[in-house]
Context: one part of a larger RNA
RNA sequence: CGUAGGGGAUUUGCGAGGAUCUGCCCUCAGUACGAGAGGACCAGGGUGGACGGACCUCUGGUGUGUCAGUUGUAGCGCCAGCUGCAUAGCUGAGUAGCCACGUUCGGCAGGGAUAACCGCUGAAAGCAUCUAAGUGGGAAACCCGCCUCAAGAUGAGAUCCCCCAUCCCGUGAAGGGAGUAAGACCGCUGGAAGACUACCAGUUUGAUAGGCGGGGAGUGUAAGUGUAGUAAUGCAUUAAGCUAACCCGUACUAAAGGUCGAGGG
Numbered sequence: 001c002g003u004a005g006g007g008g009a010u011u012u013g014c015g016a017g018g019a020u021c022u023g024c025c026c027u028c029a030g031u032a033c034g035a036g037a038g039g040a041c042c043a044g045g046g047u048g049g050a051c052g053g054a055c056c057u058c059u060g061g062u063g064u065g066u067c068a069g070u071u072g073u074a075g076c077g078c079c080a081g082c083u084g085c086a087u088a089g090c091u092g093a094g095u096a097g098c099c100a101c102g103u104u105c106g107g108c109a110g111g112g113a114u115a116a117c118c119g120c121u122g123a124a125a126g127c128a129u130c131u132a133a134g135u136g137g138g139a140a141a142c143c144c145g146c147c148u149c150a151a152g153a154u155g156a157g158a159u160c161c162c163c164c165a166u167c168c169c170g171u172g173a174a175g176g177g178a179g180u181a182a183g184a185c186c187g188c189u190g191g192a193a194g195a196c197u198a199c200c201a202g203u204u205u206g207a208u209a210g211g212c213g214g215g216g217a218g219u220g221u222a223a224g225u226g227u228a229g230u231a232a233u234g235c236a237u238u239a240a241g242c243u244a245a246c247c248c249g250u251a252c253u254a255a256a257g258g259u260c261g262a263g264g265g
Stems, first nucleotide, its partner, number of pairs: 001152001005163007015149004021049007033038001051106005059100004066093005071086006110144003117137004164264001166178004183260004187203005208254003211250005217243003224237005
């Protein structure tokens, strides 16, 4: 820009893409078959491998803004207590998130039309013949069926809902302009969304982010003081203190602003 008013939702599916795998065990049945050795079809059930999707309850990783221990050194006047640097100094753990080694799900079934092939009826050609007329079966291939995208599918589709018929120029019409409606965009607060964009949640009629409160979870018993010991250190206060991304709540802080946007041949 188009989809002949302007919008908001929900959709149909022309078409496109993805997927399409397979082992083993059990029953049928030691049956049919076979002298025996051996050993099924059909049908049903179970359990795996590889591959793929989703997810983080469990298990296990990571977790450089969590906690603790600890070495050297420098600083905060000293002690104590801290802080910086040393690969995150090193070490032991670890929330959220992200992951797999974890969990869960998938390939199915079914239908259509067929290939090779197997048939029925059947002449040409009194027979025979699956074929010439006619009519069946038949494969992981093909078309559906399953998943995803999809109306710029210019063939521009469908359904529901919202907004209305203003003012000015133009004699009228065509046309042009203005302020608005529903609504949208920009801005702003953010995000389990994200390179940017997009998408999603909010924008005071508010829990969107931060802060704060409570909880969860992590670490593992803080500092100070008392006490025992010459001391290192232990014990008590104390399952303490500290705590990121998690959950619930709470307007304390930051989102109160602006711009577009129909009049229907």
This is a predicted structure of a 265-nucleotide part of an RNA (large-subunit ribosomal RNA, domain VI) from an anaerobic digester metagenome.